Record summary
The prediction has a mean pLDDT of 82. Predicted 3D model of a 71-nucleotide RNA (transfer RNA) from Raineya sp. RNAcentral holds the sequence, with entries from ENA. The source organism's lineage runs through Bacteria, Bacteroidota, Cytophagia, Cytophagales and Raineya. Rfam family: tRNA. Rfam describes the family as follows. Transfer RNA (tRNA) molecules are approximately 80 nucleotides in length. It is annotated as a transfer RNA.

RNA sequence: GCAAGAAUAGUUUAAUGGUAGAACAAUACACUUCCAAUGUAUCGGUGAAAGUUCGAUUCUUUCUUCUUGCU
Numbered sequence: 001g002c003a004a005g006a007a008u009a010g011u012u013u014a015a016u017g018g019u020a021g022a023a024c025a026a027u028a029c030a031c032u033u034c035c036a037a038u039g040u041a042u043c044g045g046u047g048a049a050a051g052u053u054c055g056a057u058u059c060u061u062u063c064u065u066c067u068u069g070c071u
Base pairs, nucleotide, nucleotide: 001070002069003068004067005066006065007064010024011023012022013021018054026042027041028040029039030038047063048062049061050060051059
C1' cells in the first nucleotide's frame, strides 16, 4: 500500500427495514439476628458524519478504532 471482518448497556451478546432484548454487574425493596444466597423492581445502549426510505442497529458512502491476511 491492497483486501476481508468487527464496533449495540459497565462487561458478554441477540435483533435478515417496522417501538432495541437477554445474562452478568450496579441500585432499591423483600427474606435473614447479621452476611451470603434467593425473589421482585429499577437504572443504563446502536463508534462519528452524510445519503436512500413513510420508517435504518439493519441498506449505501466517507471517517475513526480494533483484528486478520497479502505484498